[in-house]
RNA sequence: GCAGGGGGCCAGACGAUCGUCCGGCGUCGCGCUUCGCGACGCGGGGAGGAAAGUCCGAACUCCGCAGGGCAGUGCGCCGGGUAACGCCCGGUCGGGGUAACUCGAAGGACAGUGGCACAGAAAACACACAGCUGACGCUCGUAGUGCAGCCCUUGGGUUGCCUGCAGGCAAGCAAUGGUGAAAAGGUGCGGUAAGAGCGCACCGCGCCGGUGGCAACAUCGGUGGCAGGCAAAACCCCGCACGGAGCAAGGCCAAAUAGGGAGACGCUAUCAGGACGGCCCGUCCGAAGUCUCCGGGUAGGCUGCUGGACCCCUUCAGUAAUGAUGGGGCUAGAGGAAUGAUCGUUGCCCUGAGCGAGGCUCCGCAAGGAGACGAGCGAAGGGGACAGAAUUCGGCUUAUCGGCCCGCUGCGGCG
Numbered sequence: 001g002c003a004g005g006g007g008g009c010c011a012g013a014c015g016a017u018c019g020u021c022c023g024g025c026g027u028c029g030c031g032c033u034u035c036g037c038g039a040c041g042c043g044g045g046g047a048g049g050a051a052a053g054u055c056c057g058a059a060c061u062c063c064g065c066a067g068g069g070c071a072g073u074g075c076g077c078c079g080g081g082u083a084a085c086g087c088c089c090g091g092u093c094g095g096g097g098u099a100a101c102u103c104g105a106a107g108g109a110c111a112g113u114g115g116c117a118c119a120g121a122a123a124a125c126a127c128a129c130a131g132c133u134g135a136c137g138c139u140c141g142u143a144g145u146g147c148a149g150c151c152c153u154u155g156g157g158u159u160g161c162c163u164g165c166a167g168g169c170a171a172g173c174a175a176u177g178g179u180g181a182a183a184a185g186g187u188g189c190g191g192u193a194a195g196a197g198c199g200c201a202c203c204g205c206g207c208c209g210g211u212g213g214c215a216a217c218a219u220c221g222g223u224g225g226c227a228g229g230c231a232a233a234a235c236c237c238c239g240c241a242c243g244g245a246g247c248a249a250g251g252c253c254a255a256a257u258a259g260g261g262a263g264a265c266g267c268u269a270u271c272a273g274g275a276c277g278g279c280c281c282g283u284c285c286g287a288a289g290u291c292u293c294c295g296g297g298u299a300g301g302c303u304g305c306u307g308g309a310c311c312c313c314u315u316c317a318g319u320a321a322u323g324a325u326g327g328g329g330c331u332a333g334a335g336g337a338a339u340g341a342u343c344g345u346u347g348c349c350c351u352g353a354g355c356g357a358g359g360c361u362c363c364g365c366a367a368g369g370a371g372a373c374g375a376g377c378g379a380a381g382g383g384g385a386c387a388g389a390a391u392u393c394g395g396c397u398u399a400u401c402g403g404c405c406c407g408c409u410g411c412g413g414c415g
Stems, first nucleotide, its partner, number of pairs: 001411004006406005012346007020046003024042008048386001052397002055395005060246004067281004072242005077091005092106001093104004107237002112235002115230002129177002131173003137169003141165004146161007185203006204226001205224008250303004260294006273285004310329004315324003348383003354377002358373001360371004
């Protein structure tokens, strides 16, 4: 210098004029006196890194209180953090990458059921397509200066055995080839008729141990020739966790109507009915009521509503996430929904007329000329991403213009 990878921060700034919401102070006026309303003036504050999605977890509120089981949902390697989580940190194992790093739906396939298209002989009890051997056991043919027997006779014929060659059958094989994501562990050597863990070495796998680690796991040793794959992001099995609804939760005040109509069950008891996420058990309310349906009124005001598992800094502990001590700070609260509009200066981004250091190429005796490249400066013009609180936090996910800072990895160059 180039390329890559990880983390943090910012998200235009300043001024003027007008406007708007909250809160504070002062003056005046009115009601009335704990205080409230109005006007004026002065000052302070007023959208995000995601405010989005509504996906998780909670705080808070209500369901009167509490329990057991089934079903259901979520998580799924180990350890730690946290209020909690499906999140975060660290580690182990596996995938990708030269690496820094990054991704993982990461328990179980001997509890069971189901699936593996096409291809291939065959896809889970594995019957073998092409093919190799044909030793052992048969069969047919042929050759023989081979051996034996028999016959004819002096050289031939025939039978049997042996050897070689060429076929076939029974039989042996899963090594070679092909198919596939995967097919009877892999590589090599020996052995065999040809082969095969058939034997051996190494690797793999099972079992038994040692060492390190809290553990997931890693590593070492011994032993055994030892067998069959993928997939549970199929159903399922195992382990752990789990009430519901949600600020339109909920509380208070005022006002209005029709304390309307109908039905079912029940009524001195233990019921009916209701509540407890679905179902069952169980518990409680219910003691004269309970539930359902139709109809009518109100939908106004106040509150919840912003001081928080809050933010910033130092120190200590920890690999880290994070925790503790000490100090400092208050940073929106609208209510159909405020945080805005205009102007000026400036910053950032895009494009860019022109100016232009510098060397390079060509022509030329030279002076010089021409051409292309070109650091830097730069008029004019255009643009500002994704996007707006609504009870509040911790996360995850998605969208996104540009800028700054800190490390790490690889390549090249210089010293």

The RNA shown here (Bacterial RNase P class A) has 415 nucleotides and comes from an Acidobacteriota bacterium. It was read from a public genome assembly, where an Rfam model found it. The organism belongs to Acidobacteriota, within Bacteria. Rfam family: Bacterial RNase P class A. It is annotated as a ribozyme. Rfam links the family to the GO terms dimeric ribonuclease P complex, ribonuclease P activity and tRNA processing. Its mean pLDDT, the model's own confidence on a scale to 100, is 75.